[in-house]
RNA sequence: GCUCUAGUAGCUUAGCCAUAAAGCACCGGUCUUGUAAACCGGAGACCGGGGGUUCAACCCCCCCCUAGUGCC
Repeated sequence: GCUCUAGUAGCUUAGCCAUAAAGCACCGGUCUUGUAAACCGGAGACCGGGGGUUCAACCCCCCCCUAGUGCC
């Protein structure tokens, strides 16, 4: 330098044009002498950045950034 993969909540992932979902973690409650566990409830991401297409983009196209695979 080229190719490909990934980037979504604090962490790990789903969703791949039509209200962004879950587990763990966090907060509150029930339970307990107390803690943990268990159960119930709650908050939290406008989706790596910028443009474009579309009635509508996390999703499609282009450029860039970051991490990684392969080739030279």
A computed fold for a 72-nucleotide RNA from Opsarius caudiocellatus, annotated as transfer RNA. It matches the Rfam family "tRNA". Rfam links the family to the GO term triplet codon-amino acid adaptor activity. It is annotated as a transfer RNA. The source organism's lineage runs through Eukaryota, Actinopterygii, Neopterygii, Ostariophysi and Opsarius. RNAcentral holds the sequence, with entries from ENA.